[in-house]
């Protein structure tokens, strides 16, 4: 210097013709024309988590499933963002330490469970080899005897040393023992606890005390704390046509029925017509000026607040935001007359109530950090 991670920002321009949404405006034969404006993204996406906004529930209290768990602060809020503590790893450094990455980082001093393979023992430890054999039996010798001294390794004791394995229930060392063992003492770790000092706070650092030594594993069941439920297809309004429903009026030609033995009446029911209520098609809000963009200054180690100005930036419903053609840009290939020709490519993707965040996808370009091998000097 290039290449390679990370990380921030940007993510193709221009003209022409035709078409589309959605706004104001004019013309009219009221449904079209015309004439201005306007019209996706950093991720619109996955729909994973927070809230707004709406309905719905809600004395208190369980029970199922998910999800989250060190401080502290940012924020509307969060499982998200700073800043930091505390483990782990990784470069440097003799070391104190720095520099950097990364952790669901509440409990396994609580029940259960689970751990291949090796191995005697894998969790209330465990006896293969080793070491003892003090105590009990056994053999020998000496002793009247009581015992005593030796042996063998039975019983049996023993976690010191070995061997297995990722992982054998503190470590060193000194006491004691027959051998040994936190059995017992120092001293080191570690765990609970009591205090001090430092710090908002996790948490550090210094001392007391206690043989208390506890094994790993809860994105294992499981305890402990926290979390109401549903989502724009939420709601709200207006509201046809036919067909139910309800009233009221009129009528007996327009089926029939109770009341009777018939009649007349009466009531149901039935046809016309008026009127109504709900619900459906459909339509109108919700719906886009908002925890908004942008500059400037400020307060903070930051995440991210104030304050001033200034700006208006899709609102579609089956679902508009395209279509084709010319030229330009950038980036690889090639070719050569070295600045010019030709050919490719131009990612990822497509708003449907908004916002705030993770997380996933992305051709290319710019700028910051970091920096192995290798190659030239």
């Nucleotide at each position: 210097a290039a290449a390679a991670u990370c990380g921030u920002u940007c993510g193709c321009u221009u003209c022409a013709u035709c078409g589309c949404u959605c706004c104001g405006g004019g013309c009219c034969c009221c449904g079209g024309c015309c004439c201005g404006g306007u019209g996706a993204g950093g991720a619109a996406a996955g729909u994973c988590c927070g809230g707004a906004c709406a309905g719905c529930a809600c004395a208190g209290a369980g029970c199922a499933c998910c999800c989250u768990g060190c401080u502290u602060c940012c924020u509307a809020a969060c499982g998200g963002g700073a800043a930091g503590g505390c483990g782990c790893c990784c470069g440097g450094g003799c070391a104190a330490c720095c520099g950097g990455g990364u952790g669901a980082c509440a409990g396994c001093a609580u029940g259960u469970g689970c751990a291949a393979c090796a191995g005697a023992g894998a969790g209330u430890a465990g006896a293969c080899c080793g070491c003892c054999g003090a105590u009990c039996g056994c053999c020998u010798g000496c002793g009247c005897a009581a015992g005593c001294a030796g042996g063998a390794g039975g019983a049996g004791g023993u976690a010191a040393g070995g061997c297995u394995g990722a992982a054998a229930g503190g470590g060193u060392g000194g006491g004691g023992u027959a051998a040994g063992a936190g059995c017992c003492c120092a001293c080191c770790g570690g765990u609970g606890u009591c205090g001090g000092c430092a710090g908002u706070g996790a948490u550090g650092u210094c001392g007391g005390c206690a043989g208390c030594c506890a094994g790993g594993u809860a994105a294992a069941c499981c305890u402990c704390a926290g979390g109401g439920c549903u989502g724009a297809a939420a709601g709200a309004c207006c509201a046809a046509a036919u067909a139910g429903g309800c009233u009221g009026g009129c009528g007996u030609u327009a089926a029939g029925g109770g009341c009777u033995g018939c009649u007349c009446g009466u009531c149901c029911g039935u046809g016309c017509c008026a009127g109504u209520g709900g619900g459906u098609a459909g339509g109108u809000u919700g719906c886009u000026a908002g925890a908004g963009c942008c500059a400037g200054u400020u307060g903070g180690u930051g995440a991210c607040g104030g304050c001033u100005g200034g700006c208006c930036c899709a609102g579609a419903u089956a679902a508009a935001u395209g279509a084709u053609g010319a030229g330009g840009g950038u980036u690889c290939c090639g070719a050569u007359u070295u600045a010019u020709c030709g050919g490719a490519a131009u990612a990822c993707a497509g708003a449907a109530u908004c916002c705030g965040g993770c997380u996933u996808a992305c051709a290319g370009a710019a700028c910051g950090a970091u920096c192995a091998u290798a190659a030239u000097g």